[in-house]
Molecule: c-di-GMP-I riboswitch aptamer
Organism: Domibacillus indicus
RNA sequence: ACUUUAUUGAAGCAAAUCUGUGGAAAUGCAGAGACGCAAAGCUAUAGGGGCUAAGCCGCACGGUAUGCCAGCCAGCUGCCCGG
Numbered sequence: 001a002c003u004u005u006a007u008u009g010a011a012g013c014a015a016a017u018c019u020g021u022g023g024a025a026a027u028g029c030a031g032a033g034a035c036g037c038a039a040a041g042c043u044a045u046a047g048g049g050g051c052u053a054a055g056c057c058g059c060a061c062g063g064u065a066u067g068c069c070a071g072c073c074a075g076c077u078g079c080c081c082g083g
Base pairs, nucleotide, nucleotide: 002083003082012037013036017032018031019030020029021028022027035071041076042075043074047073048072049069050068051067055064056063057062
């Protein structure tokens, strides 16, 4: 300065579990399903932490991640809060 309808937001994501599927596994994806979440949006060798151990090593009851988890902490970004 303009506007008004605020005793507003009508939305979003999606746990466990089940089915199918990928994977050695952790676990990913899809469908069903909602425990919850104001960042449950994004980021995983370039922060921390956790899970798995195929392969490799071994003193063979073990170790190991460039595999996996961000809905563990964390970093970055975003919406609304009468306008």